Small-subunit ribosomal RNA, 5' domain from an uncultured bacterium, 529 nucleotides, folded computationally.
Its mean pLDDT, the model's own confidence on a scale to 100, is 86.
Its Rfam family is "Bacterial small subunit ribosomal RNA".
RNAcentral holds the full RNA, with entries from ENA and SILVA.
Context: one part of a larger RNA
RNA sequence: GAUGAACGCUAGCGGCAGGCUUAAUACAUGCAAGUCGUGGGGCAGCAGGUCUGUAGCAAUACAGAUGCUGGCGACCGGCAAACGGGUGCGGAACACGUACGCAACCUUCCUUCAAAUGGGGGAUAGCCCGGGGAAACCCGGAUUAAUACCCCGUAACAUUAUGAGAUGGCAUCGUCUUAUAAUUAUAGCAGCAAUGCGUUUGAAGAUGGGCGUGCGCCUGAUUAGGUAGUUGGCGGGGUAAUGGCCCACCAAGCCUACGAUCAGUAACUGGUGUGAGAGCACGACCAGUCACACGGGCACUGAGACACGGGCCCGACUCCUACGGGAGGCAGCAGUAAGGAAUAUUGGGCAAUGGACGCAAGUCUGACCCAGCCAUGCCGCGUGGAGGAUGAAGGUCCUCUGGAUUGUAAACUUCUUUUAUCUGAGAAGAAACCCGGGAAUUCUUUUCCGGUUGACGGUACCAGAUGAAUAAGCACCGGCUAACUCCGUGCCAGCAGCCGCGGUAAUACGGAGGGUGCAAGCGUUAUCC
Numbered sequence: 001g002a003u004g005a006a007c008g009c010u011a012g013c014g015g016c017a018g019g020c021u022u023a024a025u026a027c028a029u030g031c032a033a034g035u036c037g038u039g040g041g042g043c044a045g046c047a048g049g050u051c052u053g054u055a056g057c058a059a060u061a062c063a064g065a066u067g068c069u070g071g072c073g074a075c076c077g078g079c080a081a082a083c084g085g086g087u088g089c090g091g092a093a094c095a096c097g098u099a100c101g102c103a104a105c106c107u108u109c110c111u112u113c114a115a116a117u118g119g120g121g122g123a124u125a126g127c128c129c130g131g132g133g134a135a136a137c138c139c140g141g142a143u144u145a146a147u148a149c150c151c152c153g154u155a156a157c158a159u160u161a162u163g164a165g166a167u168g169g170c171a172u173c174g175u176c177u178u179a180u181a182a183u184u185a186u187a188g189c190a191g192c193a194a195u196g197c198g199u200u201u202g203a204a205g206a207u208g209g210g211c212g213u214g215c216g217c218c219u220g221a222u223u224a225g226g227u228a229g230u231u232g233g234c235g236g237g238g239u240a241a242u243g244g245c246c247c248a249c250c251a252a253g254c255c256u257a258c259g260a261u262c263a264g265u266a267a268c269u270g271g272u273g274u275g276a277g278a279g280c281a282c283g284a285c286c287a288g289u290c291a292c293a294c295g296g297g298c299a300c301u302g303a304g305a306c307a308c309g310g311g312c313c314c315g316a317c318u319c320c321u322a323c324g325g326g327a328g329g330c331a332g333c334a335g336u337a338a339g340g341a342a343u344a345u346u347g348g349g350c351a352a353u354g355g356a357c358g359c360a361a362g363u364c365u366g367a368c369c370c371a372g373c374c375a376u377g378c379c380g381c382g383u384g385g386a387g388g389a390u391g392a393a394g395g396u397c398c399u400c401u402g403g404a405u406u407g408u409a410a411a412c413u414u415c416u417u418u419u420a421u422c423u424g425a426g427a428a429g430a431a432a433c434c435c436g437g438g439a440a441u442u443c444u445u446u447u448c449c450g451g452u453u454g455a456c457g458g459u460a461c462c463a464g465a466u467g468a469a470u471a472a473g474c475a476c477c478g479g480c481u482a483a484c485u486c487c488g489u490g491c492c493a494g495c496a497g498c499c500g501c502g503g504u505a506a507u508a509c510g511g512a513g514g515g516u517g518c519a520a521g522c523g524u525u526a527u528c529c
Base pairs, nucleotide, nucleotide: 001528002527003526005525006524007523008522009521012381013380014379015378016377017376018374019373020339025337026336027335029334030333031332034079035078036077039076040075042072043071046070047069048068049066050065051064052063053062054061055060086292087291088290096216097215098214099213100212101211102210105209106208110205111204112203113202114201115200116199117198118152119151120150121149128141129140130139131138132137158183159182160181161180162179163178164177165176166175167174168173188197189196190195218264219263220262225255226254227253230252231251232250233249235247236246237245267289268288269287270286271282272281273280274279294315295314296313297312298311317328318327319326320325345371347370348369349368353367354365355364356363357362384415385414386413387412394406395405396404397403398402421465422464423463424462429456434451435450436449437448438447439446440445473518474517475516476515477514478499479498480497484513485512486511487510488509494501495500
């Protein structure tokens, strides 16, 4: 000098940041991933319409029926849920960083281009009926739809096989042209229509990933040898793809004092702290990458996972039970217990930014934006300014009729009102989407005007009113090191970072007066330079 700090004393305000470093310990409760009715059958609930009936002269009210309309619980289906958010267990490794490579690869959604969008079928959830179970849930029957599923047709610059030619390279080879044969696709919805949104196949782009390699990457030799799928080959399997990744066979290799193996420790980086630098130490917050999701293993779905709020199995733990059987996973946001020197609210809002879905309106979003708590840090402001000598009183000290000091300090006079309090006015963050109107237009868009939308928040900011009014402590004073006297104590009580003070005149202990330093903080402790 610094800190994600803690402790002691003290404490007026604001802005901006930060806030479980320990038990990857256990978790009550709520919320954190849904959305689409312009894919579908339907209609549980809500609203409207229609029909019938009852009451009434009628308006109307009530009851029943009806998916007819707006819409919609549950269900089928699509997309999302692999992002976003958390933590740092493991891992000394191509994990990370950096630079290359893939002639060994994939890529939903998006953009551009090319082509297609014909015919048919059988189910199933839901609803209904019946049954089992304490529950979780399950079984049987009948019936029904689709952008769910299946078949046929058509189809290529797509895939596969066999040829021919051209061209390039870096070894395996790549690229282009062409011939023949075989294989492979689709879905509709909205609208009066125009058309819009989709679906299928292919090519290219973009984005995101996968894999390989050079170099860098902690400590220990009181760890010296390690290794049989081990090292390489041939052939296969598997993968999007290369490869002992896996398997059969063959060979005997491979790593190592330039430190293998083993052991310990550790997420890595951009960076952060310090330092003149070289370096040393660290990796909170923010950003990129990796790993993990009660411990361990496994696959399914999918463009993408071996998947935090998906599935299966084993294990530990907790809970429910009718004892037969079931349920669960906060290292998401709050919050609880425990541990600890120690770390916050079971808050508001989707107004903005971003994300998912949707034609859209919109819905969801503990991401995010805000507010609350904490002097935890940094920065800023204030606690008044000017005048004022009977140098007042009181305190302290002395050489004590007196003097010195506290000290312009106070009183007193006058000024100001930051801040606090009260009153009034009051934002920017909002531009879009959307709605209404106009204009242009290559015919599907572009543009202009007006309107709607703010959690924070009646907040910030501004104006006015009153009145010095609401606001100073902490550590130190022997030397290092700025700052000295008196009293008490008497090697006691105590101090102390080092040297060292204290045994009767202690500037070093305790108190007082005075002083020095910093200041809403000041000291102490811990750690790093």